Context: one part of a larger RNA
């Protein structure tokens, strides 16, 4: 010096990216417990108190002797309560530094984000706000189902039958989920246009004396599809610009104009989203790029790639506080094992 431990004056997070680590707390009994809430919870909330042993008194539970009474007399029934055992409470007393005497054995509170929850996951750097989940919705599927595996036979689906099965998205619950169908997709339609093989053969050509054989070929008739006509957003997706205007100023309820399929509703908003930005104001601190509450100029939120809330839950993330501490001011001593020396 390293590892693993123990103790520490005064201070007590000043350490640090961050209380990381370590401490504090700790089981049981009694008292007592707020906001909020889906009335279940939150709750071991928080915060207090108790404890060993001896004596006495009281109480509870168990067991149940002597004795008494009765009779269809039995090691019977009823009464009876001594003694013994265990437990509880109170009072007085005793000993120790310490009485849950060792070991096992929650630190707590406030606020916010995300995810409802218990679960699942990158076997060996990620356990999470990711996945799943009950539940919502769209869509396919009438049964030899749709869908899937397989050249096939066959099998799964299912010995099920639309309250069933497959697929997509969202993800408890509460309140909700706006506008656009122009493009793309899907669904419906079939009059017209286009369109393959095929049908059809006008016409042309080769050859032959010819019958014929061969080549080529225009009209016309030919499906689905596409064009076309509609529908459809919890389908893929999208949801504007410029100029002016009110009797201080500022702002613009209002007007004009251009463009679009339609120009972002509710709600939320410097946000896990805000570039400018440490925005501005308020709170908390002596001092706060973080945090909380507001404002709204949303670079570039927004409604099932859901929007906004939400009790409970979380080895999640963020900010604050109490307690407590060698994290620190600032280090010291001790123990065991290494390092070092001999072998």
């Nucleotide at each position: 010096c390293c590892c693993u431990c123990g103790u520490u004056a005064a201070g007590g997070a000043a350490c640090u990216a961050g209380g990381c680590a370590a401490g504090c707390u700790g089981a049981c009994c009694c008292c007592g417990u707020a906001c909020c809430u889906u009335c279940g919870g939150a709750a071991c909330a928080a915060g207090g108190g108790g404890g060993a042993c001896c004596u006495u008194c009281g109480g509870g539970c168990g067991u149940g002797a002597a004795c008494g009474u009765g009779c269809c007399c039995g090691c019977c029934a009823c009464g009876g309560g001594a003694g013994c055992g265990c437990c509880c409470a109170a009072a007085g007393g005793u000993g120790g530094c310490a009485c849950a005497g060792a070991a096992u054995c929650g630190g707590c509170c406030c606020a916010a984000g995300c995810g409802a929850c218990u679960g699942u996951u990158u076997a060996c750097c990620a356990a999470a706000a990711a996945c799943a989940c009950a539940g919502g919705u769209c869509u396919c599927u009438g049964c030899c189902a749709a869908g899937g595996c397989g050249a096939a036979a066959g099998c799964c689906g299912a010995c099920g039958u639309a309250u069933a099965g497959g697929g997509g998205c969202c993800g408890a619950c509460a309140c909700c989920u706006g506008c656009c169908c122009a493009g793309u997709g899907c669904c419906g339609g079939a009059a017209g246009g286009u369109u393959a093989a095929g049908a059809g053969g006008a016409g042309g050509g080769g050859u032959g004396c010819a019958a014929g054989c061969c080549c080529u070929c225009a009209a016309u008739c030919g499906a689905a599809g596409c064009c076309c006509c509609g529908g459809u957003g919890a389908a893929c997706g999208g949801c504007g610009g410029c100029c002016g205007u009110a009797a201080c100023u500022a702002u613009a309820a209002c007007g004009g104009u251009c463009c679009u399929a339609a120009g972002g509703u509710a709600g939320c908003g410097a946000a896990a989203u805000u570039c400018c930005u440490u925005g501005u104001c308020g709170g908390g601190u002596a001092a706060g790029u973080u945090c909380c509450g507001a404002c709204c100029c949303g670079c570039a939120c927004g409604a099932a790639a859901g929007g906004u809330g939400u009790a409970a839950c979380g080895a999640c993330u963020u900010g604050g506080g109490c307690g407590c501490u060698g994290u620190c001011u600032c280090a010291a001593c001790g123990a065991g094992g290494g390092a070092c020396c001999c072998g």